RNA sequence: CAGGAAAAGGGCAAACUCAUAGUAAUAUGGGGACGCAAAGCCAUGGGUCCUUUAGUAGGAUUGCCAGGUUGCCGAGG
Numbered sequence: 001c002a003g004g005a006a007a008a009g010g011g012c013a014a015a016c017u018c019a020u021a022g023u024a025a026u027a028u029g030g031g032g033a034c035g036c037a038a039a040g041c042c043a044u045g046g047g048u049c050c051u052u053u054a055g056u057a058g059g060a061u062u063g064c065c066a067g068g069u070u071g072c073c074g075a076g077g
Stems, first nucleotide, its partner, number of pairs: 001077001004073001011036002016031006034063001040069003044066003047061005
């Protein structure tokens, strides 16, 4: 550098559910674990979803993909 065998210490937390906010998509917090080696961070491109003053408008999603950026462990190459 590329990649993710084994192990260890840790980390995150889907569905569902309760509360709150929102027209909604969804978000935040509690419970809960299906999974995740970037399931850390960034709406930059595409995708998907919501709203309606229908305008190349406003919003949501990074646990849909790509890109950018930082990063734990460590066999073999």
Annotation: A computed fold for a 77-nucleotide RNA from a Syntrophomonadaceae bacterium, annotated as c-di-GMP-I-GGC riboswitch aptamer. Rfam family: c-di-GMP-I-GGC riboswitch aptamer. The family is grouped with related families in Rfam's "c-di-GMP_I riboswitch clan". The prediction has a mean pLDDT of 85.